Predicted 3D model of a 125-nucleotide RNA (SAM riboswitch aptamer (S box leader)) from a Zetaproteobacteria bacterium. The organism belongs to Candidatius Mariprofundia, within Bacteria. Its mean pLDDT, the model's own confidence on a scale to 100, is 81. Its Rfam family is "SAM riboswitch aptamer (S box leader)". Its family is annotated with regulation of gene expression in the Gene Ontology.

[in-house]
């Protein structure tokens, strides 16, 4: 970097350096944050529970069978020492498609759903 897959309305900030931007490619329109100090980096703290770990319950495989071992599934289970991630606002909102409904209406508004894009984890390459 690519593939597949799960999740994305919950949660969690202080200090130092820095010095003007930032809100997750970019662009556009909104709306916000920001010299009462943005991004970035560092330190410490915290959140969560994807992987991993522990426990429980089924399933499958190896064996003639038991023991045992291995593989995978499930849980509103547990813990938080390991690998990541994250710590303003839903991924801040909208952009494309569908659209309950409102509306005299083909205008316009529009709950909600989907797609796309993106982020993070895990699998494989």
């Nucleotide at each position: 970097g690519c593939u597949u897959u799960a999740u994305c309305c919950a949660g969690a900030g202080c200090g130092g350096u820095g010095g003007a931007g930032g809100g997750u490619u970019a662009c556009a329109g909104g709306c916000c944050c920001u010299g009462c100090g943005a991004a970035a980096c560092c330190g410490c703290g915290g959140c969560a529970a994807c992987c991993g770990c522990c426990g429980a319950a089924g399933g499958g495989g190896c064996u003639g069978a038991u023991c045992g071992c291995c593989c995978g599934u499930u849980c509103a289970g547990g813990a938080a020492a390991g690998g990541u991630g994250c710590c303003a606002a839903u991924g801040c909102c909208u952009g494309c498609c569908c659209g309950a409904g409102g509306g005299g209406a083909u205008a316009c508004c529009g709950a909600g759903g989907g797609a796309g894009c993106g982020a993070u984890g895990a699998u494989g390459c």